Context: one part of a larger RNA
RNA sequence: GGCAUGCGGUGGAUGCCUUGGGUUCGAGAGGCGAUGAAGGACGUGAUAAGCUGCGAUAAGCUUCGGGGAGUGGCACAUACACUUUGAUCCGGAGAUUUCCGAAUGGGGCAACCCAAUAUGUUGAAGACAUAUUAUACCGCUUGCGGUAGGCGAACGGGGAGAACUGAAACAUCUAAGUACCCCCAGGAAGAGAAAACAAUACAGUGAUUUCCCGAGUAGUGGCGAGCGAAACGGAAACAGCCCAAACCGGUGCGGCGUGCUGCACCGGGGUUGUAGGACUGCAACGUGGACUGAUGAUUUGAAGCAGAACCGUCUGGAAAGUCGGGCAAUAUAGGGUGACAGCCCCGUAAGCGCAAGAAUCAUCUACCUAGCAGUAUCCUGAGUACCGCGGGGUCGGAGACGCCCUGUGGGAAUCUGCCAGCACCAUCUGGUAAGGCUAAAUACUCCUCGAACACCGAUAGCGCACUAGUACUGUGAAGGAAAGGUGAAAAGAACCGCGAACAGCGGAGUGAAAUAGAACCUGAAACCGCAUGCUUACAAGCGGUCAGAGCCCUUUCGUGGGGUGAUGACGUGCCUUUUGCAUAAUGAUCCUACGAGUUGCUCGUCACUGGCAAGGUUAAGGAACCAAGUUCCGGAUCCGCAGCGAAAGCGAGUCUGAAUAGGGCGACAGUCAGUGGCGGCAGACGCGAAACCUUGUGAUCUACCCAUGAGCAGGAUGAAGUGUUGGUAACACAACAUGGAGGUCCGAACUGAUAAGCGUUGAAAAGCUUCCGGAUGACUUGUGGGUAGGGGUGAAAGGCCAAUCAAACUGGGAGAUAGCUCGUACUCCCCGAAAUGCUUUUAGGAGCAGCGUCAAGCUUAGUUAUAUAGAGGUAAAGCUACCGAUUGGACUAGGGGGCUUCACCGCCUACCAAAUCCUGACGAACUCUGAAUGCUAUAUAAUAUGCUUGGCAGUGAGGCAGCCGAUGAUAAGGUCUGUUGCCGAGAGGGAAACAACCCAGACCAUCGUCUAAGGUCCCAAAAUCCAUGUUAAGUCACACAAACGAUGUCCGAUUGCUAUAACAGCCAGGAUGUUUGCUUGGAAGCAGCAAUCAUUUAAAGAGUGCGUAACAGCUCACUGGUCGAGUGAUCGGGCGCGGAAGAAUAACCGGGUGUUAAACAUGGUACCGAAGAUGUGGCAUCUUUAUAGAUGGGUAGGGGAGCAUUCCAGCGACGGCGAAGGUGAGGCGCGAGCCUUGCUGGAGUUUCUGGAAAAGAAAAUGUAGGAAUGAGUAACGAUAAAAUAGGUGAAAAACCUAUUCGCCGUAAACCUAAGGGUUCCUGAUCAACGUUAAUCGGAUCAGGGUUAGUCGGAUCCUAAGGACCACCCGAAAGGGGACCUCCGAUGGAAAAGCAGUUAAUAUUCUGCUACUUGUAUGAAUUUCGAUGGGGUGACGGAGAAGUGAAAGCACUGCGGACUGACGGAUUAGUUCGUUGAAGUACGUAGGUAUAUCGCUGGUAGGCAAAUCCGCCGGUGAUGCUGAAAUACGACAGUACCUUGAACCUUCGGGGGAUGGGAUAGUGCCUAAUCAUGCUUCCAAGAAAAACCUCUAAGGCUAGGUUCAUACAAUCCGUACCGUAAAUCGACACAGAUGGGUGAGGAGAAUAUCCUAAGGCGCUC
Repeated sequence: GGCAUGCGGUGGAUGCCUUGGGUUCGAGAGGCGAUGAAGGACGUGAUAAGCUGCGAUAAGCUUCGGGGAGUGGCACAUACACUUUGAUCCGGAGAUUUCCGAAUGGGGCAACCCAAUAUGUUGAAGACAUAUUAUACCGCUUGCGGUAGGCGAACGGGGAGAACUGAAACAUCUAAGUACCCCCAGGAAGAGAAAACAAUACAGUGAUUUCCCGAGUAGUGGCGAGCGAAACGGAAACAGCCCAAACCGGUGCGGCGUGCUGCACCGGGGUUGUAGGACUGCAACGUGGACUGAUGAUUUGAAGCAGAACCGUCUGGAAAGUCGGGCAAUAUAGGGUGACAGCCCCGUAAGCGCAAGAAUCAUCUACCUAGCAGUAUCCUGAGUACCGCGGGGUCGGAGACGCCCUGUGGGAAUCUGCCAGCACCAUCUGGUAAGGCUAAAUACUCCUCGAACACCGAUAGCGCACUAGUACUGUGAAGGAAAGGUGAAAAGAACCGCGAACAGCGGAGUGAAAUAGAACCUGAAACCGCAUGCUUACAAGCGGUCAGAGCCCUUUCGUGGGGUGAUGACGUGCCUUUUGCAUAAUGAUCCUACGAGUUGCUCGUCACUGGCAAGGUUAAGGAACCAAGUUCCGGAUCCGCAGCGAAAGCGAGUCUGAAUAGGGCGACAGUCAGUGGCGGCAGACGCGAAACCUUGUGAUCUACCCAUGAGCAGGAUGAAGUGUUGGUAACACAACAUGGAGGUCCGAACUGAUAAGCGUUGAAAAGCUUCCGGAUGACUUGUGGGUAGGGGUGAAAGGCCAAUCAAACUGGGAGAUAGCUCGUACUCCCCGAAAUGCUUUUAGGAGCAGCGUCAAGCUUAGUUAUAUAGAGGUAAAGCUACCGAUUGGACUAGGGGGCUUCACCGCCUACCAAAUCCUGACGAACUCUGAAUGCUAUAUAAUAUGCUUGGCAGUGAGGCAGCCGAUGAUAAGGUCUGUUGCCGAGAGGGAAACAACCCAGACCAUCGUCUAAGGUCCCAAAAUCCAUGUUAAGUCACACAAACGAUGUCCGAUUGCUAUAACAGCCAGGAUGUUUGCUUGGAAGCAGCAAUCAUUUAAAGAGUGCGUAACAGCUCACUGGUCGAGUGAUCGGGCGCGGAAGAAUAACCGGGUGUUAAACAUGGUACCGAAGAUGUGGCAUCUUUAUAGAUGGGUAGGGGAGCAUUCCAGCGACGGCGAAGGUGAGGCGCGAGCCUUGCUGGAGUUUCUGGAAAAGAAAAUGUAGGAAUGAGUAACGAUAAAAUAGGUGAAAAACCUAUUCGCCGUAAACCUAAGGGUUCCUGAUCAACGUUAAUCGGAUCAGGGUUAGUCGGAUCCUAAGGACCACCCGAAAGGGGACCUCCGAUGGAAAAGCAGUUAAUAUUCUGCUACUUGUAUGAAUUUCGAUGGGGUGACGGAGAAGUGAAAGCACUGCGGACUGACGGAUUAGUUCGUUGAAGUACGUAGGUAUAUCGCUGGUAGGCAAAUCCGCCGGUGAUGCUGAAAUACGACAGUACCUUGAACCUUCGGGGGAUGGGAUAGUGCCUAAUCAUGCUUCCAAGAAAAACCUCUAAGGCUAGGUUCAUACAAUCCGUACCGUAAAUCGACACAGAUGGGUGAGGAGAAUAUCCUAAGGCGCUC
């Protein structure tokens, strides 16, 4: 380390529970709001953070009613109160009800600010209290009254109106008049009393709405996808009316003819189609109604009242359980009580009571409502009906298209009229348009009450059972969680111990139980431990299965049981997808829970079951019963009973046809309901797009623009112009000065981002370091605004528009669509495919056919073998048998070439070549021929299929091997047909391993037997078997190779030589003509050419090689001798050799190894060997002649039978003597699973028979939670740095103190804006937070802290921009928007300083000294007065020269302190201090000269006026502005220096009382200021108020001005951080962040280096 067992931890599954949710049913209600809503903000408690309640009368106040003992909400604590003089509590009615919000006095960044008028408090200002003060419209009494606005879930009416999608593409069409947006209304809305339907053979109905039916019909439709009525019939509910006009009259205003008429208003009258009314005449006072008010009666109605009946025993912690005996019931619904209660409690049934109110009825009353006749005249809805053109609606998409609505252009009639009846016309029928109202039946549910559920039970059910639309995320629209359980009762653990500890633990105690201890019921798994037994350190492993020694435990003692497991054999996970996966193809870290073929429909079809049957059946609706629901009624309707035909029509037939023929279609019981299979329409098995459309939200990022502000150290260069001089006739020009231009130069801040490196699970979702670009400009930046999604913006990169851009983000249409990928969950049994054909915008998808399965039927068709009989043109073969192609030759037309002097006649030809002949030979699309197989038929035999109809499929990617072919290269593990087999979907044995090869088809068991392929030396079962050969190469023994080469070896055959002596060896010879001839420089056998004779010989080539310059020389052929038996050549065969090199060790005999074999060849005999065959036993299916036979591999798929889970019903059963759940053990079943039992657990469970489903997980890069691994690994966020001592403490590297050291120092210091929102200070604490520890902290807990007339903002002003009355535009929503206005700073505008003080505030408090505005009073003086006029306010860039304080530095004086180690020194040195505001007075330097201030004349301009301004004149004065300095402020006894008492002390120190002391000058330097100045340039550089002045209306001492005194001066901010640990970046983050101050030395400098003040050492 492994396995097992036991005991724990972690974790929160499971079981049980339910406060919450879901879905319905029945009632109610269907609105609230200017009398201030909905919704909020802020408050409110003794203590009070959240929820609830309430509102300054604040968990409440008053009153009436109920009720009757405790009470002060959730909320269990303490304190303090209230209550029989009736509390708390419940109900009715009142009171109060801050602020915001329609929000309404004005404004505004909602919950805030600022007013006006009247009255009041006093006392003028200021402050306070109460009331009123919005806009639009309407009315009238004209200043009063009324109405509206906003919110709210669905339903309703209207305006406007998509896209995805479907059509397998897409445009008409569809989706769909849907979604979304907008306007408006009601409890319902809308519709509604016929210019309607209908019928046309005669009829008939009588407003509307809704349901059933008609009907998926008539229709419509790229006649595609689809869309789709109406009437009739059956029901629910029922209800009808009023105006305009004619006519009569009145009032007002007109016209005129003075009683006529016109207009407007009012009253009467009148309201329709068998026409009616007016009018004329007659008659009549009632009937009915949809109900205004009053009275009466009845019923109902808030909180409530009252409400029957039980005891004992046993068990137990507890009785409601058990047992025994009773009782009630118009109450046995339900809940609670220590386990399961009719009789314990609350309730329940049936009763009782009642305020306001409501309903019904009756009476009276208000209002409305009627007849008959006559028919001369009058009336009966006009830019209307109708028509043309263009649209829309309807089932109707322009069609033959009626009807209805309407934009536009025309434009009637008047009852003898007009409209409709699906073009139009005629007849007929129905109606009476162009005005209006109208309950019920119908739709919906934000809300209230009651009830129910074969609905959920904490990953479920609403997102929310709990402080949930919360925490949290986002600028915003918007998105959006997790989280239940102690116990009957807190009896919630007194006390003791360990410990730093209020952590945790151990005792004790409570309790039935504490392993129920608050992290609390049960308490699974992953995962992490502890203990014990066995085992493990030579061992190679999908980790198991089978066999098995030893050891340990147990035992009923049985070679029983359990644990471990040395060793051996065999053995490449699961899923998916595939021809094929261990695959190195996909998916999964593990565990637990959740997670996918469902549901609806009068839809279709098939099967089964049931009812009735030539019939079957009800739908809506209604009735009864308390309810649930059941029963009954309801016959409308539908299907069937007759078909055929285009139809007329005929009819068991009919149509076609001349036909009586033939053929087509017909002539068979259905229908209703239930269940199941499949299809259709719906999201339709689940998850998954990129996209499209629609309403909104975003310019805090960024792009551009607008307004208003701010910033840019220092240095350099030296344009124009100007001056002087020279020069010119005059210019020009030149030099020198001056001057200070520039998208000028160098270079910090600032801004950018060139190069490299680092970083890349970062310090950082874009940075750091070094180098680098621009840095007075087309510059950078702050604040406030504008532009918005097919849109913006863009010095243009498709860049940017909130870490998102070739079309942002959010919600919705929406579950878009997905011929695509992935996933899809229990068991057993039977059968069992396909990867082919045709068609396809089709090829990885479909339709039909083929192949499968199930049911029913038909029946012997099917298959195989043998025999017989056939058709046929393949293989082969053949071609003087055709067609085509073709080798060589012969013969020979024709042609070419040559010769013949041209021509002619001819000749030649190893030139081309037809035909013919001989010879050879080819063909898928040649055949004179021609098999084998296959096919057809018949017969026989064997076997059991086959076919038809119907339900349901899957498949339509195939692969390899053999054979015949095609293609390719007679390549491919290539591609394409055919055919057979196998794999696919097939296990077993063999081939080492190896889908397909060989053998063989697995129902289960078996330590039985026999075999197949293949094997038998060992690994490793079986022969070291038998016989005969071959091989020597380890060839070979399971991959494999050629041409070619070779005296390897064996066998066979043929043919030479050979005892007259072969072959080989050895000894000799190998000569002569001649150096043959030619050639050659030479060529002599041997460079080459030609010839290749002759002689001597036993034999010897005009020479086989070597060799020479050429000879020579050596050799061979040939010959003799010696030796003494075989020796050569050729061909064929077997086994071997070379050819044959390396490249992931030996590396493919499987390895060891093997040589008369364990190799090869031949023959033989035994044996081994499989899931084959067979023996024995068993299970299932089918067949049948049933003591039997056959069958049982299996993916897609079809069929059958079962198990489990949850809930329901019925009859029952179990349970505190222990249910479910959890965890072990034993047993049963083929299996899914089931039963019994030990322990745990502590309250429910369930057999059986049926029913209903949210009904079974290992996989979906699944969802949620938990736990591992990586791993005690990386890291701990700037390399500015720490050290020592002491203190505190349980503990100190980090805290405190001290002393050193280090770092920053145009910051890493200080002040502030934004932003944040208590982080500030003090005390306490250390669980978590802090990247470590922590005694510390920006952490936790508690307490404290922010003081203003002058600082900032509001009460003042205006800019960009926004808002908006009027007005304009627009389907609606809404958009634009002057004058006068309002809001809106980043700009304009009155006023304060110094010193001190707190733990924490100070220009705010205190002290002192100032200033501003206003009011009153007093005094003096006086033309006052505005929303009008005028002035002023009031403005750019750059540059230069002055003035000049502070700070700083230097020198010196003065006052202190310190230093001197040996000596001296009153001197030397070092160091610290030497300070002081606003304001008032003064009015200097400087600036200004077209200046400043007066006086005065005229004046046509300044919308009226003006004494003001302007303009035209005259005249006088020297002013105007203005820093600084100086004086006062001013002596603060302050600062600073020194002294150092009391007291405390850890003896180091702390503490500070008291006393004493200086306070004068000079220089350098420049900022602010002067200065809104000056110079210069061109791009020509806000507005308004405050302020001054003038007059108008008006006013006459009210008022104005000046001075003095007194008083008044409101609201908000103020802590703290603020280049950062407090802001923005998810963090205590190397990033970002506007303005101001910013010292010294060196230096041009704010560069850079070192330092001061100050701050830090960056939390391992």

Predicted 3D model of a 1660-nucleotide part of an RNA (large-subunit ribosomal RNA, half A) from a Bacteroidota bacterium. Model confidence (mean pLDDT): 81 of 100. Taxonomically the source falls in Bacteroidota (Bacteria, Pseudomonadati). Rfam family: Bacterial large subunit ribosomal RNA.